A computed fold for a 98-nucleotide RNA from a bacterium, annotated as Bacterial small signal recognition particle RNA. A source record names the gene ffs. Rfam family: Bacterial small signal recognition particle RNA. The literature on the family includes a 2003 paper in Nucleic Acids Res by Rosenblad et al., "SRPDB: Signal Recognition Particle Database". Its Rfam clan is "SRP clan". Its family is annotated with signal recognition particle, plasma membrane targeting and SRP-dependent cotranslational protein targeting to membrane, signal sequence recognition in the Gene Ontology. From the family's description: The signal recognition particle (SRP) is a universally conserved ribonucleoprotein involved in the co-translational targeting of proteins to membranes. Its mean pLDDT, the model's own confidence on a scale to 100, is 76.

[in-house]
């Protein structure tokens, strides 16, 4: 030097920590330029049944915040798994040959 094993690094792909993002989910707020629904009571129309318009209260949009759950985006990250490689380094074993 050669063959086997094993290891490290390097690669890839998971996860996992970071950070970032407000696109989804949540949450508050929310229409003094007066927004949608549904509208007690009161209001008007009617001889009556009954209609009509609509405040407040309830639900809700647009908008404006909040919050890293999800999602996405990144790496001088990882005493983490899996694969993948035999060019690179280390260890362990070997039959021959110098």
């Nucleotide at each position: 030097g050669g063959c086997c094993g094993g290891g490290a690094a390097c690669c890839g792909c998971g996860c996992g920590g970071c950070a970032g993002u407000a696109g989804g989910g949540u949450u508050g707020u929310g229409a003094a330029c007066u927004c949608c629904g549904c509208c007690a009571g009161g209001g008007c129309c009617g001889g009556a049944a009954g209609g009509c318009a609509g405040c407040a209260a309830c639900g809700g949009u647009a908008g404006c915040g909040a919050u890293a759950c999800c999602g996405c985006u990144g790496g001088g990250c990882g005493a983490c798994g899996c694969g993948a490689u035999c060019c690179u380094c280390c260890c362990g074993g070997u039959a021959c040959u110098c």